[in-house]
RNA sequence: GGACCCAUAGCUCAGCUGGAUAGAGCACCAGACUACGAAUCUGGGGGUCGGGCGUUCGAAUCGCUCUGGGUCCG
Numbered sequence: 001g002g003a004c005c006c007a008u009a010g011c012u013c014a015g016c017u018g019g020a021u022a023g024a025g026c027a028c029c030a031g032a033c034u035a036c037g038a039a040u041c042u043g044g045g046g047g048u049c050g051g052g053c054g055u056u057c058g059a060a061u062c063g064c065u066c067u068g069g070g071u072c073c074g
Stems, first nucleotide, its partner, number of pairs: 001073007010026004019057001028044005050066005
């Protein structure tokens, strides 16, 4: 220098062919339980979907570009 992949909650990830209120597990908080914890059960908070622009009635999803990370080639 070239090609490709990834970026969604604190962490690990799902999200199909563009449309539903953006989700799960763990973690965190509260309650129940317990002599107290742990475990278990119930409930709860937490998101500009990496940034910008565009396409569209409608974008996490499609296009362009930038940023960061990774793999391969030279």
Model confidence (mean pLDDT): 80 of 100. Predicted 3D model of a 74-nucleotide RNA (transfer RNA) from Rhodobacter sp. 24-YEA-8. The sequence is in RNAcentral, with records from ENA and Rfam. The organism belongs to Rhodobacter, within Bacteria. Rfam family: tRNA.